[in-house]
RNA sequence: GGGCCUUUAGCUCAGUCGGUCAGAGCAACCGGCUCAUAACCGGUGGGUCCCGGGUUCAAGUCCCUGAAGGCCCA
Repeated sequence: GGGCCUUUAGCUCAGUCGGUCAGAGCAACCGGCUCAUAACCGGUGGGUCCCGGGUUCAAGUCCCUGAAGGCCCA
């Protein structure tokens, strides 16, 4: 220098053909259970979907630029 992949909650990730209110597990917090702790059960809160732009009635999803990380080639 060239090619490809990834980026969504504190962490690990899902999200179908663009269309319901953006979700799960773990963690945190509250409660239940227990003599108590853990485990287990129920609930609550937590989001600039990496930045910016474009297409569209509508974008996490499609297109363009940039950023960070990874792999391969030179």